[in-house]
Molecule: transfer RNA
Organism: Thermoflexus sp.
RNA sequence: GUGACUGUGGUGCAGUGGUUAGCACGUCUGACUGUGGAUCAGAAGGUCGAGGGUUCAAAUCCCUCCAGUCACCCCA
Numbered sequence: 001g002u003g004a005c006u007g008u009g010g011u012g013c014a015g016u017g018g019u020u021a022g023c024a025c026g027u028c029u030g031a032c033u034g035u036g037g038a039u040c041a042g043a044a045g046g047u048c049g050a051g052g053g054u055u056c057a058a059a060u061c062c063c064u065c066c067a068g069u070c071a072c073c074c075c076a
Stems, first nucleotide, its partner, number of pairs: 001072007010025004018056001027043005049065005
């Protein structure tokens, strides 16, 4: 340089056009307990990588860019 894949709460993931983006772990609060753990109940936490476009409607489709991973090519 070329191509493919990935980017969604703190972490790991789901969601492939249609109401208010979910799940697990973690965090916080409460219950329980002599304390802690476990368990139970509840809560907080997301500009869905950035910008633009298509659409009545975009995490989802299209374009550009950014970051990461992998493969290939060239040079040494």